Annotation
The prediction has a mean pLDDT of 81. This is a predicted structure of a 74-nucleotide RNA (transfer RNA) from an Alphaproteobacteria bacterium. Its Rfam family is "tRNA".
RNA sequence: GUUCCCGUAGCUCAGUAGGAUAGAGCGUAGGAUUCCUAAUCCUAAGGUCGUGGGUUCGAUCCCCUCCGGGAACG
Numbered sequence: 001g002u003u004c005c006c007g008u009a010g011c012u013c014a015g016u017a018g019g020a021u022a023g024a025g026c027g028u029a030g031g032a033u034u035c036c037u038a039a040u041c042c043u044a045a046g047g048u049c050g051u052g053g054g055u056u057c058g059a060u061c062c063c064c065u066c067c068g069g070g071a072a073c074g
Base pairs, nucleotide, nucleotide: 001073002072003071004070005069006068007067010026011025012024013023019057028044029043030042031041032040050066052064053063054062
């Protein structure tokens, strides 16, 4: 340099051939339980779905640019 893959919660990751309020586990906070912890149970907070545009009535999803990570080839 060329091609391809990935980027979604603090972490690890689902997700949808475009549609209702964006999810799980772990973690965090509060509560229940306990003499106290741990474990267990309940509840809650936490996201401009990497950036900026485009298409569309409507984009996490489709198209383009850029940024970051990775792989193959040269």

The sequence was found in a public genome assembly. The organism belongs to Alphaproteobacteria, within Bacteria.